[in-house]
Formats: sequence, structure tokens, C1' cells
RNA sequence: CGCAAAACACAGGGGCGCCGAAAGGCUGAGAUAGACAAGCAUGUCUGGUCCCUUCGAACCUGAACCGGAUAAUGCCGGCGUAGGAAGUGUUGAAAGCCUGUUU
Repeated sequence: CGCAAAACACAGGGGCGCCGAAAGGCUGAGAUAGACAAGCAUGUCUGGUCCCUUCGAACCUGAACCGGAUAAUGCCGGCGUAGGAAGUGUUGAAAGCCUGUUU
């Protein structure tokens, strides 16, 4: 070199929308519970859940964007070869092959 897929460990990143008084309904992998602060917008913290971690459309920005559909909504498409975005280790792993050195 073979050597990758994948699994595991620890660590990290993020979302939780729309309609409704409620029940419930829509899309989806998943549609958040509580506390504190604040005039509002909102922010912070703790927990839940489901995803995602550079082979990165998890998610954020553009965006109060453009087109279409819908009861409504990132619901679908475009934007998008855009700009950002969070990782290390172990196992897998041996045969064999290559190179160097010594005899």
C1' cells in the first nucleotide's frame, strides 16, 4: 500500500412550522415543555424529540425574495455549481504486494 462500506465510543451542530378556542387537521425524519428577563418584538437557561457533523441542502443567510398550489404555511419548485455551517478516536485490518536496511 491493501484500507472501503459500515458499526461503536466520546464530542459537537441544528430544527420544532401552518390552520384552529379546543379537539383535531396539513407537510415532514421530527412539528417543543417549563423557568427567568423584557413595554413589545424578542432574548437567555433547563429539559423533550427528531435529524445532522466536511463525501457536510441537518440547519442558517439572502428572504417581509420569485413562480405555482393551498383553508394556511419553506406546501412544491426556483434561487442553489450562491454565501455560511458542527469531528475525533477505535473496530473493520489480515493474507498478500512494494520499498529500504542487514547477513
Record summary:
A computed fold for a 103-nucleotide RNA, annotated as TPP riboswitch aptamer (THI element). It matches the Rfam family "TPP riboswitch aptamer (THI element)". Its family is annotated with thiamine pyrophosphate binding in the Gene Ontology. It was read from a public genome assembly, where an Rfam model found it.